RNA sequence: GCGGGUGUCGUAUAACGGCUAUUAUGGGACCCUUCCAAGGUCCAGAAGUGGGUUCAAUUCCCAUCACCCGCU
Numbered sequence: 001g002c003g004g005g006u007g008u009c010g011u012a013u014a015a016c017g018g019c020u021a022u023u024a025u026g027g028g029a030c031c032c033u034u035c036c037a038a039g040g041u042c043c044a045g046a047a048g049u050g051g052g053u054u055c056a057a058u059u060c061c062c063a064u065c066a067c068c069c070g071c072u
Base pairs, nucleotide, nucleotide: 001071002070003069004068005067006066007065010025011024012023018055027043028042029041030040031039048064049063050062051061052060
């Protein structure tokens, strides 16, 4: 330099172009317990960035950034 892949809460993870974006774990509050642990209920937290297509984009297209793999 060329080609391919991946990017979603702190971490890991799901999704038919359409419901308030899923679940686990972690965080907070409360319940339970003499206390702790365990258990239960609830709360907050995410689409790498910028454009395009569309009534509607995490999803499709383009560019770019980061990482991984291969070629040279």
Predicted 3D model of a 72-nucleotide RNA (transfer RNA) from a Candidatus Portnoybacteria bacterium.
NCBI's taxonomy places the organism under Bacteria, Bacteria candidate phyla, Candidatus Portnoyibacteriota.
Its Rfam family is "tRNA". Rfam classes the family as a transfer RNA.